Predicted 3D model of a 514-nucleotide part of an RNA (small-subunit ribosomal RNA, 5' domain) from an uncultured bacterium. Rfam family: Bacterial small subunit ribosomal RNA. The full RNA is in RNAcentral, with records from ENA and SILVA. Its mean pLDDT, the model's own confidence on a scale to 100, is 83.
[in-house]
Context: one part of a larger RNA
RNA sequence: GGAUGAACGCUGGCGGCGUGCUUAACACAUUCAAGUCGAACGAGCAACGGUUGAAAGCUUGCUUUUGACCCGCGCGAGUGGCGGACGGGUGAGUAACGCGUGAGCAACCUGCCUUACUCAGGGGAAUAACAUCGGGAAACCGGUGCUAAUACCGCAUGAUGCAUCGAGGUCGCAUGGCCAUGAUGCCAAAGGAGCAAUCCGGAGUAAGAUGGGCUCGCGUCUGAUUAGGUAGUUGGUGGGGUAACGGCCUACCAAGCCGACGAUCAGUAGCCGGACUGAGAGGUUGAACGGCCACAUUGGAACUGAGAUACGGUCCAGACUCCUACGGGAGGCAGCAGUGGGGAAUAUUGGGCAAUGGGGGAAACCCUGACCCAGCAAUGCCGCGUGAAGGAAGAAGGCCUUCGGGUUGUAAACUUCUUUUACCGGGGACGAAAAAAUGACGGUACCCGGCGAAUAAGCUCCGGCUAACUACGUGCCAGCAGCCGCGGUAAUACGUAGGGAGCAAGCGUUAUCC
Numbered sequence: 001g002g003a004u005g006a007a008c009g010c011u012g013g014c015g016g017c018g019u020g021c022u023u024a025a026c027a028c029a030u031u032c033a034a035g036u037c038g039a040a041c042g043a044g045c046a047a048c049g050g051u052u053g054a055a056a057g058c059u060u061g062c063u064u065u066u067g068a069c070c071c072g073c074g075c076g077a078g079u080g081g082c083g084g085a086c087g088g089g090u091g092a093g094u095a096a097c098g099c100g101u102g103a104g105c106a107a108c109c110u111g112c113c114u115u116a117c118u119c120a121g122g123g124g125a126a127u128a129a130c131a132u133c134g135g136g137a138a139a140c141c142g143g144u145g146c147u148a149a150u151a152c153c154g155c156a157u158g159a160u161g162c163a164u165c166g167a168g169g170u171c172g173c174a175u176g177g178c179c180a181u182g183a184u185g186c187c188a189a190a191g192g193a194g195c196a197a198u199c200c201g202g203a204g205u206a207a208g209a210u211g212g213g214c215u216c217g218c219g220u221c222u223g224a225u226u227a228g229g230u231a232g233u234u235g236g237u238g239g240g241g242u243a244a245c246g247g248c249c250u251a252c253c254a255a256g257c258c259g260a261c262g263a264u265c266a267g268u269a270g271c272c273g274g275a276c277u278g279a280g281a282g283g284u285u286g287a288a289c290g291g292c293c294a295c296a297u298u299g300g301a302a303c304u305g306a307g308a309u310a311c312g313g314u315c316c317a318g319a320c321u322c323c324u325a326c327g328g329g330a331g332g333c334a335g336c337a338g339u340g341g342g343g344a345a346u347a348u349u350g351g352g353c354a355a356u357g358g359g360g361g362a363a364a365c366c367c368u369g370a371c372c373c374a375g376c377a378a379u380g381c382c383g384c385g386u387g388a389a390g391g392a393a394g395a396a397g398g399c400c401u402u403c404g405g406g407u408u409g410u411a412a413a414c415u416u417c418u419u420u421u422a423c424c425g426g427g428g429a430c431g432a433a434a435a436a437a438u439g440a441c442g443g444u445a446c447c448c449g450g451c452g453a454a455u456a457a458g459c460u461c462c463g464g465c466u467a468a469c470u471a472c473g474u475g476c477c478a479g480c481a482g483c484c485g486c487g488g489u490a491a492u493a494c495g496u497a498g499g500g501a502g503c504a505a506g507c508g509u510u511a512u513c514c
Base pairs, nucleotide, nucleotide: 001514002513003512004511006510007509008508009507010506013384014383015382016381017380018379019377020376021342026340027339028338030337032335035082036081037080040079041078044075045074048072049071050069051068052067053066054065055064056063057062089295090294091293098220099219100218101217102216103215104214105213108212109211113208114207115206116205117204118203119202121155123153124152130145131144132143133142134141135140161186162185163184164183165182166181168179169178170177171176191200192199193198221267222266223265228258229257230256233255234254235253236252237251238250239249240248270292271291272290273289274285275284276283277282297318298317299316300315301314320331321330322329323328348374350373351372352371356370357368358367359366360365387417388416389415390414397408398407399406400405423450424449425448426447427446431441458503459502460501461500462499463484464483465482469498470497471496472495473494479486480485
């Protein structure tokens, strides 16, 4: 000198764009943050409309009341489907194939999506809801009875699929892969909407795309005042398990394996693209944005599923908090806001789904604290303003003085202008794609008019380094200080004043990095 997610002191006009718990992965009141589909299904409820029966009034074809039916529309609970594995948060743990980079899988999986081909025949038994009975303070639970489905279960059909056996071709980096082929065995399915056309779905196979899983080479902090470490340990065989290879697991066998090229142990730490700095090499760093990983009160476990060992799912144990009729239950903000606490220190319990994106749905649409916006904070960067031109009797006042004057100083006053910003009035968007309709932001930005210099300057420094000097006060006191050092009676170094220098809505200080 540059930099910062900064803080502190003094000061503070506006706008744009960013950023904002670095500390206690401390504890959390409250709302919201993941739902959706009636075009999968049955039942229920209530209103309207339609059809129809009955009764009354009677203008004999209308009104009122009431019953039934189904359809349309609606409501919330249930069965079922898809989504809750994405999106959002945090950095505790992790020195590791975790990450980065480059390869490999002849050892693998992949819902939704795309392409191609084929199929969808015929049956069955339940169960929630509901009704009823019962238990419980509650959370909730149990018995009996009824019912539906794209829920569940057999049967049929079935290969290019899978398994076993057989034989052939071809290729390769070992195990082997690929292609065609014979036999035997095994495994599918679901309907819905519509007058219909058709559309949306269902099952199987092959391929693609996307997303993942696994393996390996190299790289990845400090300590030797840590020198030996290791028994599923290292390898093999059989078996199990997995989507898949593998001590991943298990039984047996062998005695290996790692280590001064630093094993093991201990400490510290999420990694990277990047960021800061530097001429570069390098050093430091990993906030925001993007990629990967890990975690979700602590520890453990599996279930469901294409995908989790699952932040707003389940079970168990621990700590904590809450409810309780003392028998037993409920909870998890490292989601958005917000509270207490800690701290030098970090914001609103805001608006909207208008846009972008996501989930569900045939769609209408619903949901979305993702996101888009607004609010707060000079926290950072950038831009603008606090006026411009003229104006010497060099006014007054202040300060200094050798008392002549000098300086503040064209500064002010005064004259002539301008109106950014602020304020007032009028108009008023883009963002909306897609004919119409649809904007939270927002009556915002912007434009026009009006008003009047009007609404707007501080902070630090002035001994040398280092731009900027005098007076008074003080008298090794009070104090200053980054280093050298100032102060003990004329202090350009302390304090005040005048003057000056620098930067400027900031200026200084502190901390950290280069």